[in-house]
Context: one part of a larger RNA
C1' cells in the first nucleotide's frame, strides 16, 4: 500500500515445512513342521538404542561478587573490626536463571489408491487363460491421518461484537469505536516487534514477611598464661525467587483515526 467504511477478537485452510528409524526378551509354543538336530508364520505384551521436542520436580554442572574460611601485603592512628590488590588471590558451599549426564513425551493405530505378486469371473480362440470389458487382495513406499506455519490464497475467505457523527470556502478540518506517542516494565527481546501495566493502579523499585543459601556475625560476658573455647545465637548477612504493602516512579498531556454510489 492492497484486501471498496473504520475497528477489536476468534477462526477456515489453498499451500508449505516437520516427523517417519530400529534391536532384544516374554507369551502363543517347545506348538505347526521335522526321524532327529532344530524350530516357526500369524497374533499379543514388555523393555531398550539412536534421533527429536519440551521442561528444571529430582540427580548434577554453572552460578563474576550470595555466605563462610584463609595466605601475603597496603590502608583506615593503634587494638579490635573492616576495605583494596594478588587468576573472582586461593579454598569450601550455593538461590534464581541457563543447562545434560537429569525428567516427561513422540514415531503409532487407522483410512484410501497402488507396485511387484496372488486371485475371481471371462472372451477374442466352443477348450484354456488374473485381462481384452469387469471385480478383488496386496508394501517401511504414495495420498490422508499426527505436529507447526499459513488469506499478499491479489481467487486477498468466514464468524461475533463495537463505532457508524459534526463543521466546511468542498480543498479539508474536528471527532467516534479503537489505536499510538509517552511512561513503569518482562513470561518478550540485537533494534523493532510481542506480553503485563499506567493512580478506578501491584507494572517496576523500596520496605515487611516467608522461602532459600551460608553456617552461629559484631559487641559484651565467662573460662584459659595463651592460641582459643563457650554463652548471648540454628545467629548475622543475603543476588535476578514468592506474597503483602501505594512509600517512590508510571504525572500532566499530545497524535492518529469513519463512504461515496
Nucleotide at each position: 500500500c492492497g484486501u471498496a467504511g473504520g475497528a477489536u477478537a476468534u477462526u477456515u485452510g489453498a499451500a508449505a515445512g516437520g516427523a517417519g528409524c530400529u534391536g532384544u526378551c516374554c507369551c502363543u509354543a517347545g506348538u505347526a513342521c521335522g526321524a532327529u538336530a532344530g524350530g516357526a508364520c500369524c497374533g499379543g505384551g514388555a523393555u531398550g538404542g539412536a534421533c527429536g521436542c519440551a521442561c528444571c520436580u529430582c540427580u548434577g554442572g554453572u552460578g563474576a561478587a550470595c555466605c563462610a574460611g584463609u595466605u601475603g601485603u597496603c590502608a583506615c592512628g593503634c587494638c579490635a573490626g573492616u576495605g583494596g590488590c594478588a587468576c573472582g588471590g586461593c579454598u569450601g558451599g550455593g538461590c534464581a536463571g541457563c543447562u545434560a549426564a537429569g525428567u516427561g513425551c513422540g514415531g503409532a493405530a487407522c483410512g484410501g489408491a497402488u507396485a511387484a505378486a496372488c486371485g475371481c469371473u471371462g472372451a477374442a480362440a466352443g477348450c484354456a487363460u488374473c485381462u481384452a470389458a469387469g471385480c478383488g487382495u496386496g508394501a517401511a513406499g504414495c495420498c490422508g491421518a499426527c505436529c507447526u506455519u499459513a488469506a499478499g490464497a491479489u481467487a486477498a475467505g468466514a464468524u461475533a461484537u463495537c463505532c457508524g457523527u459534526u463543521c466546511u470556502u468542498c480543498g479539508g478540518a474536528a471527532u467516534a469505536a479503537g489505536a499510538c506517542c509517552c511512561c513503569u516494565u518482562g513470561u518478550a527481546g540485537a533494534c523493532u516487534a510481542c506480553g503485563a501495566g499506567g493512580u478506578u493502579g501491584a507494572u517496576a523499585g523500596g520496605c515487611u514477611u516467608a522461602a532459600a543459601g551460608u553456617g552461629u556475625a559484631a559487641g559484651c560476658a565467662u573460662g584459659g598464661u595463651g592460641a582459643c573455647a563457650u554463652g548471648u545465637u540454628u545467629a548475622g548477612c543475603u543476588u535476578g525467587c514468592a506474597a503483602g504493602u501505594a512509600c517512590u516512579a508510571a504525572u500532566c498531556g499530545g497524535u492518529c483515526g469513519a463512504u461515496u454510489g